[in-house]
RNA sequence: AGAGUUUGAUCCUGGCUCAGGAUGAACGCUGGCGGCGUGUCUAAGGCAUGCAAGUCGAGUGCACUUCGGGUGCACGGCAGACGGGAGCGUAACACAUUGGUAAUUCACCCCUAAGAGAAGAAUAACUCUCCGAAAGGAGGGCUAAUACUUCAUGUGCUCGUUGUACUUAUGUAUGACGCGUAAAGGUUUACUGCUUAGGGAGAAGCCUAUGACCUAUCAGCUUGUUGGUGAGGUAAUGGCCCACCAAGGCUAUGACGGGUACCGGGUGUGAGAGCAUGACCCGGCUCAAUGGUACUGAGACACUGCCCAUACUUCUACGGAAGGCUGCAGUCGAGAAUAUUCCACAAUGGCCGCAAGGCUGAUGGAGCGACGCCGCGUGCAGGAAGAAGCCCUUCGGGGUGUAAACUGCUUUUUUUAGGGACGAACAAAUGACGGUACCUAAAGAAUAAGAGGCUGCUAACUUCGUGCCAGCAGCAGCGGUAAUACGAAGGCCUCAAGCGUUAUCCGGAAUUAUUGGGCGUAAAGCGUCCGCAGGCGGUUUGGAAAGCGUGUCGUUAAAUUUCAGGGCUCAACCCCGAAACAGCGAUGCGAACUUCCAGACUAGAGUGUGGGAAAGGCAUCUGGAAUUGUCGGUGUAGUAGUAAAAUGCGUUAAUAUCGACAGGAACACCAAAAGCGAAAGCAUGAUGCUGGAACACUACUGACGCUCAGGGACGAAAGCGUGGGGAGCGAAUCGGAUUAGAUACCCGAGUAGUCCACGCCGUAAACGAUGCAUACUAGACAUUGGGAGUAUCGACCCUCUCAGUGUCGUUUAACCAAGCUAACGCGUUAAGUAUGCCGCCUGGGGAGUACGGUCGCAAGACUAAAACUCAAAGGAAUUGACGGGGACCCGCACAAGCGGUGGAGCAUGUGGUUUAAUUCGACGGUAAGCGAGGAACCUCACCCAGUCUUGACAUGUAGCUGCAAGCUUCUAGAGAUAGAGGCCGCCUUCGAGGGUGCUACACAGGUGCUGCAUGGCUGUCGUCAGCUCGUGGCGUGAGCUGUACGGUUAAGUCCGGUAACGAGCGCAACCCUUGCUGUGUUGAUUAUUUCACAGCAGACUGCCUGCGAAAGUAGGAGGAAGGAGAGGAUGACGUCAAGCCAGCAUGGCUCUUACGACUGGGGCCACACACGUGCUACAAUGGCUAGGACAAUGCGUUGCCAACCCGCGAGGGGGAGCUAAUCGCAACAAACCUAGUCUCAGUUCGGAUUGGAGUCUGCAACUCGACUCCAUGAAGCUGGAAUCGCUAGUAACCGCAAAUCAGCCACGUUGCGGUGAAUACGUUCUCGGGUCUUGUACACACCGCCCGUCAAGCCAAGAGAGUUGGGGGCACCCGAAUGACGGAGGAUUCUGUCAGAAGGUGAAACCAAUGAUAGGGGCUAAGUCGUAACAAGGCA
Repeated sequence: AGAGUUUGAUCCUGGCUCAGGAUGAACGCUGGCGGCGUGUCUAAGGCAUGCAAGUCGAGUGCACUUCGGGUGCACGGCAGACGGGAGCGUAACACAUUGGUAAUUCACCCCUAAGAGAAGAAUAACUCUCCGAAAGGAGGGCUAAUACUUCAUGUGCUCGUUGUACUUAUGUAUGACGCGUAAAGGUUUACUGCUUAGGGAGAAGCCUAUGACCUAUCAGCUUGUUGGUGAGGUAAUGGCCCACCAAGGCUAUGACGGGUACCGGGUGUGAGAGCAUGACCCGGCUCAAUGGUACUGAGACACUGCCCAUACUUCUACGGAAGGCUGCAGUCGAGAAUAUUCCACAAUGGCCGCAAGGCUGAUGGAGCGACGCCGCGUGCAGGAAGAAGCCCUUCGGGGUGUAAACUGCUUUUUUUAGGGACGAACAAAUGACGGUACCUAAAGAAUAAGAGGCUGCUAACUUCGUGCCAGCAGCAGCGGUAAUACGAAGGCCUCAAGCGUUAUCCGGAAUUAUUGGGCGUAAAGCGUCCGCAGGCGGUUUGGAAAGCGUGUCGUUAAAUUUCAGGGCUCAACCCCGAAACAGCGAUGCGAACUUCCAGACUAGAGUGUGGGAAAGGCAUCUGGAAUUGUCGGUGUAGUAGUAAAAUGCGUUAAUAUCGACAGGAACACCAAAAGCGAAAGCAUGAUGCUGGAACACUACUGACGCUCAGGGACGAAAGCGUGGGGAGCGAAUCGGAUUAGAUACCCGAGUAGUCCACGCCGUAAACGAUGCAUACUAGACAUUGGGAGUAUCGACCCUCUCAGUGUCGUUUAACCAAGCUAACGCGUUAAGUAUGCCGCCUGGGGAGUACGGUCGCAAGACUAAAACUCAAAGGAAUUGACGGGGACCCGCACAAGCGGUGGAGCAUGUGGUUUAAUUCGACGGUAAGCGAGGAACCUCACCCAGUCUUGACAUGUAGCUGCAAGCUUCUAGAGAUAGAGGCCGCCUUCGAGGGUGCUACACAGGUGCUGCAUGGCUGUCGUCAGCUCGUGGCGUGAGCUGUACGGUUAAGUCCGGUAACGAGCGCAACCCUUGCUGUGUUGAUUAUUUCACAGCAGACUGCCUGCGAAAGUAGGAGGAAGGAGAGGAUGACGUCAAGCCAGCAUGGCUCUUACGACUGGGGCCACACACGUGCUACAAUGGCUAGGACAAUGCGUUGCCAACCCGCGAGGGGGAGCUAAUCGCAACAAACCUAGUCUCAGUUCGGAUUGGAGUCUGCAACUCGACUCCAUGAAGCUGGAAUCGCUAGUAACCGCAAAUCAGCCACGUUGCGGUGAAUACGUUCUCGGGUCUUGUACACACCGCCCGUCAAGCCAAGAGAGUUGGGGGCACCCGAAUGACGGAGGAUUCUGUCAGAAGGUGAAACCAAUGAUAGGGGCUAAGUCGUAACAAGGCA
């Protein structure tokens, strides 16, 4: 000191979260020792038991006695008001600080002065009697005092009268006179106590100023209230109390009310300013079960005193009594949670006492708790290229790791033993702690390590398990089969007797901003103006000295903090010294600035004079055009409306047209980025009244100013009230359309309203989303108003100037400086630089909502939250993508054509269905005659059945076998297989080496899964023209530029131009098919050709013309070929988690007498149906018959197979030739041509289907082959919506060959040739693509995003008939103890009135809880309905 998180990326705004420190803590895991601290934060809830305040015989009486320096009871004195506890109450003179007391008091202690003479009456204890359960009480009797009373004396004191001095505020000191007023003795020789007065010390009371929480959704409060007089009361002032009089007092600088809270020194944090806090320690206050009251006393309205009331608890003989742990321990309860019913008065201190001493849960100590801080330890050294175990592994190794073992050493700690304190002051005696600390010796590495974490923030990584499950998580976020994020293990990191978690505070957070923020668009300028209080304020002179500066003095308790020093071995801790702390008060000095007082000035402000400008306001009058209506005329069938229609209007005469009249509203042209106004707003013209601003001239006033909380006024539209008015328009409403619907958009009608008068409302995207005022900081141009100057006869023009309004752009040239801003942008009209004042903001939603209040007739407005919920919400700009945005361009994309598909039958593939199985994959384009370029067995992965288990196949090791292997026969069986027999019987460098078989172990094997783990290959956009880089430049940045633009091209092809200059992958070219020459054979009768090979040539816009700057383009010539001649191969960066684990390879997972392997049979060929791709047709441009003609590419020895013969034919026999320019497939290729026939029909079309007979291949054609012959002769007569291909040797039509292959389901595919067209105006539309631009709330990118109702669950808050509880006040009733006043009485006392706690009654207000129900809000992977918003979002 920062970091993570909004986005595809960026900058900003802004919240959330983290890293730090702290705690009277708690919880989890773990735990060796010591020191010093600390420990009921909750129920001020209830308490058993013990103790916590007594002491004095040197005040006194009595009793007892062990006869003492004894004990007990009582009177008496002092103490008990301290010490100790707690924080209920209290927002207050309670506390802190500073002053005051001339308004005061004080027992004990100290000092000073003076004094203590005489007398008297009682009483407790005790004793007797009585009452009571007890507690206790009553009566009679005896007695003492330092108890009580009276008299005397009076230094003095109080009071009264009266002097002097000093201060003044009511006083102090000191005189005189008068009234009144004291005392106590004790013990024994030394004191102590007593009385009065003064002083001191210390303590206390009272008063003042200042400081210090939240709330205005608390705005008015107050009757002893504010003051006076008198009396009372107190130590003392005072409404402190009372009587009377007056009517005051407080409050926006926050009274009164409500909530919360002891205050301070300090403590935590922070750089500080601050913020939070008030445990322990110290000071003050308050309280003592709750409430009230007084007594005693120096002091109390008294924690362990009295009285009363109440609640609770206990005892009781029921009549009455007793009690108060918020003292120390302890207990119950509450709670997440907080200790021993310990020791001692040895020390320090307190009370009493002459003292000895007594008492002291104050205190000193110990115990418990890692609760905190501090310190120490759990060993140290050596020890392997490194054991075992565990983990990982690419199987080679690596890690744990010198770590361990092992060897040596040490002993802090531990245990045992021995010694053994300081703390003791005070001569002696006296130690709870404590046989403690400490010291010495011995033993022995011995007794001692965990917790959290390891995706990023944040130091630290692998394997396995799991599979959006289980779980994690502070935030972002992990987990859906390869998880460094879950769980475990290994390893590692951090801290360490602790480590984490939770809670809370400060920090980071400049995220409330004084230091130190903002408000055009992110949250934020009041709609505008006026203006009281308040804040701020021009020039100058003199004075004052409040602020300010400086010096001195006092105070600011100690502790705490800092620095230095010292003591415990160090530290924590403690001691000493110094400093700091910041304030307050007193006093002296200064006078620049602010302030105050007095005086002056004119630059701010205002007044006056003058002539002008303007839709400024109000009122009254006024004008024409238009719409509509009414009347009259002309006139006839339509009109109106829309994308198209319909409703509507119209033969009762519309629309159209002419004339007249009526009425209301609004004001064309002028008119403008124009003018005026505070804003809202203001427009026919005229007049009247009236406001403001600008300019010029100078005269006057003399700071009179600026801003403005609260307040006041004005304030569009809509709306409300009353009364008018009502032409047009027009919410609502009705009708017609549109639509899936259409409560909309469009159309026809149409009420309120819009208009006027008066009165309300008080809001708008009331916007420049920009408060007002003042000053300063380059300009240019336009325009409005005024003035001046030059000039002119005058005006205009021109120049300058003041005040406004605008612009920085366009055709050409030029063009915004500085500064600010997150950027966009602003830029003398600032969003620049500054000052003053006001208003406002502090994450999104909930919500401008609820409740309360004020205003309003209402609608509603103003003011204005919280619970809950999210980790974002947002601004500007960037790159893409998209748009029912725009511009340009291309493509068989459309159009123009030709032929098809979709209808039929069949073939084939797919879905579905079926099945034991119908193996698997491919699914819009980019799956579907696709993988498969050959499923009868095999293939084969599927099903049924039968078998095998080191295996059908590979390698290695060990053992056994000295047998082989191979060929063949037979038996059983469906076969695999098993058994029996025969033939041949092995190679060798002789090592049992090779080979074979068997056994065992490693292992084999899998078409099992994952194409979303992969390689490789492929499809597609697309043969589209794009995709990038280096350097430079621009921008805070993402990015941009280059690659935009003008031309051109098939092309980012080329040219021009240019903050770019170059380059790469693509494009193009390089490769293969045309001519010539040469050579060659198996070709050829010969020749030209053809074929193969080699070489050469050609095409490049080269030439000409037009256009053009060029690139290029249009035309022409020559040429075999002309503008890329045609075709092929060739496929940029990338997209689709596109396709393939079943072609191959491969990670991981998985099966292992089976998911492997073998065999027989079946299946992949099923069949109601749906789709794709094809073949054959429906016929006459044809079918059939006969005759005739012309190819090319290929293939062949397990092969092609000639001639010839047989068969109607498939084919059979046959065997020549050919390893191929030689022979063969192969023929005459077919369409085609010629001739004949058929004559429009389900046919001489069409050939499906079926029957019969055969041929061939093959181990085998049943499931399930092809072909031949004879017979049979189905659908079908040109195909709905829709849809496909093709631009030339193309489409269309025709046949041929080949791969695969025993054969073939091939009508498929790949090639080959034959015949051989039509059409393209053109780019509006459809689809796809490219470039530029624009908008965007999209970025998984429009198959996007997203809104609201409804339905479901959960949550919080508000309303709610009410109900319940609480605190407080008011009125009244009752009224204890006690007090005051009065009366009675000889006295204790009795009695009356008033006040008075608790209690009761009543009516209101407030707060909280709860409540059927209804309404809204928030949240919740996959619910319903629509499509509102984002693109022109399809109606901005």
Molecule: small-subunit ribosomal RNA
Organism: metagenome